[in-house]
RNA sequence: CCGCCCGUCGUGCCGAGUCCUUCACCCCACGGGGUCGAGGAUCGGGGGACCCAAUGCAGCCGAGAGGCUGCGGGGGCGAAUCGCCACGGAGUGUGGCGUAGCGUAUUACGCGAGCCCGACAGCUAACCCCGUAGGCGCCAUGCAAUGGAAUG
Numbered sequence: 001c002c003g004c005c006c007g008u009c010g011u012g013c014c015g016a017g018u019c020c021u022u023c024a025c026c027c028c029a030c031g032g033g034g035u036c037g038a039g040g041a042u043c044g045g046g047g048g049a050c051c052c053a054a055u056g057c058a059g060c061c062g063a064g065a066g067g068c069u070g071c072g073g074g075g076g077c078g079a080a081u082c083g084c085c086a087c088g089g090a091g092u093g094u095g096g097c098g099u100a101g102c103g104u105a106u107u108a109c110g111c112g113a114g115c116c117c118g119a120c121a122g123c124u125a126a127c128c129c130c131g132u133a134g135g136c137g138c139c140a141u142g143c144a145a146u147g148g149a150a151u152g
Base pairs, nucleotide, nucleotide: 010138011137012136013135014134018041019040020039021038022037024035025034026033027032043131044130045129046128047127052122056071057070058069059068060067061066073120074117075116076115077114082098083097084096085095086094087093101111102110103109104108
């Protein structure tokens, strides 16, 4: 001097994920602080009437109304949806190129995941229920000048 790791303080980002009170325990410089539980506020989400909306596809029968059979599940949080290509026997697999949409320090860069419910939910007043986490960054880039090394 450079790199890496840990800790403290400060600061910034994604996200609803912040604040207050209090029991018990622990620490203390006796100002207060920390952990767990409980309560509340805030913010976020789900379920849930009238009205409105919606009630799939294919085949067969029937004048029609309609009937029969087979196939296919559906939904929530979140920006995270959709399409194409390659590999593979195939898959909810692997990789890639785009994309609805999203984030930031915004003419640029990055993300475009994951999880849950369990045959069940459209909208929806009253009403009911759930969450209030987790993760990450702290220098980077451009230009000019000077010097050194190597090679020709």

This is a predicted structure of a 152-nucleotide RNA (c-di-AMP riboswitch aptamer (ydaO/yuaA leader)) from a Solirubrobacterales bacterium.
Rfam family: c-di-AMP riboswitch aptamer (ydaO/yuaA leader). The family has 106 seed sequences and 7,607 matches in Rfam 15.1.
Lineage of the source: Bacteria > Bacillati > Actinomycetota > Thermoleophilia > Solirubrobacterales.
Its mean pLDDT, the model's own confidence on a scale to 100, is 76.